[in-house]
């Protein structure tokens, strides 16, 4: 990097350095000099895998290990279908696509 499978309405921030961007992409809408990204320290959450505990089994618990995460539903929409509304702008539901994370494989 690619493929497969599972999940994505829950949860969890302070300080330091830094100094203008960030929220994947596009459009929107947000966050940001009351300090963006990035890095460091400490703290936290508990999703996946492991370990351990418990259990007949399933469900469960512990944050110990690997990884992940700590604004907004994956911030909303994007493609398709259905339903509703309608002069127009649109609303709701479902599925997909894309993305993210984990595990396995190449």
């Nucleotide at each position: 990097u690619u493929c497969u499978u599972a999940u994505c309405g829950a949860g969890a921030g302070a300080g330091g350095u830094g100094g203008a961007g960030g929220g994947a992409c596009u459009g929107g809408c947000c966050c940001u000099a009351c300090g963006a990204a990035a890095c460091c320290u400490c703290g936290g959450c508990a999703g996946c895998a492991g370990a351990c505990u418990g259990a007949a089994a399933c469900g469960a618990g512990u944050a110990c290990u690997g990884u992940g995460c700590c604004a907004a539903c994956u911030c909303c929409a994007g493609c398709a279908a259905g339903c509703g509304g309608a002069a127009u702008u649109u609303g709701c539901u479902u599925g997909a696509a894309a993305g993210a994370u984990a595990a396995g494989a190449a």

The RNA shown here (SAM riboswitch aptamer (S box leader)) has 106 nucleotides and comes from Evansella tamaricis. The sequence was found by an Rfam model in a public genome assembly. NCBI's taxonomy places the organism under Bacteria, Bacillati, Bacillota, Bacillaceae, Evansella. Its Rfam family is "SAM riboswitch aptamer (S box leader)". Rfam's curators write: The SAM riboswitch is found upstream of a number of genes which code for proteins involved in methionine or cysteine biosynthesis in Gram-positive bacteria.